[in-house]
Background
A computed fold for a 98-nucleotide RNA, annotated as Purine riboswitch aptamer. It matches the Rfam family "Purine riboswitch aptamer". On this family, see Mandal et al., Cell 2003: "Riboswitches Control Fundamental Biochemical Pathways in Bacillus subtilis and Other Bacteria". Rfam's curators write: Riboswitches are metabolite binding domains within certain messenger RNAs that serve as precision sensors for their corresponding targets. Allosteric rearrangement of mRNA structure is mediated by ligand binding, and this results in modulation of gene expression. A class of riboswitches that selectively recognises guanine and becomes saturated at concentrations as low as 5 nM. In Bacillus subtilis, this mRNA motif is located on at least five separate transcriptional units that together encode 17 genes that are mostly involved in purine transport and purine nucleotide biosynthesis. It has also been shown that some members of this family are specific for adenine instead. Hence this family are termed purine riboswitches. Its mean pLDDT, the model's own confidence on a scale to 100, is 76.
């Protein structure tokens, strides 16, 4: 010196079991239709996304008997990044041995 063994460090490029944050959709909204009335405020349907799925839950206000709900907080799902997780070529160091 160079090849082996085994560790400690690094790390190029993957993965996506999982967790986590961005970010794009969709506003957890909209339309018809029907229904209830302070012990209520609801039920269907259709729409809407280069989107599957979801289209709801809690609080509050505010309606005085009408026919319509405001308003705050909270998500799931689909891409796509990004982190953590993990793999880990190749590099650096130490050790043994031959």
């Nucleotide at each position: 010196g160079a090849a082996u063994a085994c560790g400690a460090c690094u790390a190029a490029a993957g993965u996506u079991a999982u967790a986590u944050c961005u970010a794009u959709a969709u506003a957890u909204c909209g339309u018809c239709g029907a229904a209830a009335u302070a012990a209520g405020g609801u039920c269907g349907a259709c729409a809407g996304u280069u989107u599957c799925u979801a289209c709801c839950c809690u609080g509050a206000a505010c309606c005085a008997g009408a026919a319509a709900u405001u308003c705050a907080g909270g998500a799931c799902u689909a891409u796509a990044g990004g982190u953590a997780a993990u793999u880990g070529a190749g590099g650096u160091c130490a050790u043994a041995a031959a």